[in-house]
């Protein structure tokens, strides 16, 4: 970051599963992503709780590391 080229990831929402729950994980299935890769043990935000102390979100927003093609 291109009306390029060759790919790739997958929202919602259903089926299965895991959990107390956000919510992850499998298969369907595409809203969109130039990083929709990874990293919550950088930092802010947002959500959840039987245990204030503990989970989760990276497809929230900043930042950091990697990675594919090469017009402008």
């Nucleotide at each position: 970051g291109a009306c390029a080229a060759g790919g790739g990831c997958a929202a919602a929402c259903c089926g299965g599963u895991u959990g107390a729950a956000a919510a992850g994980c499998c298969g369907g299935g595409a809203c969109g992503c130039a990083a929709a890769g990874c990293c919550a043990a950088c930092g802010g935000a947002u959500c959840u709780c039987g245990u204030c102390g503990a989970g989760a979100u990276g497809g929230c927003c900043g930042g950091g590391c990697c990675g594919c093609c090469g017009a402008a």
A computed fold for a 72-nucleotide RNA from a soil metagenome, annotated as c-di-GMP-I riboswitch aptamer. The coordinates come from a structure-prediction model, not an experiment, and the mean pLDDT is 88. Its Rfam family is "c-di-GMP-I riboswitch aptamer". From the family's description: GEMM was predicted in a large-scale screen for bacterial structured RNA regulatory elements.